[in-house]
RNA sequence: GGUGCGAUAGCCAAGCGGUAAGGCGUUGGACUGCAACUCCAUGAUCGCCGGUUCAAAUCCGGCUCGCACCU
Numbered sequence: 001g002g003u004g005c006g007a008u009a010g011c012c013a014a015g016c017g018g019u020a021a022g023g024c025g026u027u028g029g030a031c032u033g034c035a036a037c038u039c040c041a042u043g044a045u046c047g048c049c050g051g052u053u054c055a056a057a058u059c060c061g062g063c064u065c066g067c068a069c070c071u
Stems, first nucleotide, its partner, number of pairs: 001070007010024003018054001027041004047063005
């Protein structure tokens, strides 16, 4: 230098054009004599900037970072 893959909540992690699942954790509440366990509730500008579209996490281009491969 080139190619491919990845970037989604504090952490892990789904999603394949139509209002972004789930788990752990946090916080609040219920239960309890106090706790533990359990139950309920609780959050996301989807790496950044543009483009396409009625509509973009999703499709296209550029950039940043990480991983792997080629030279």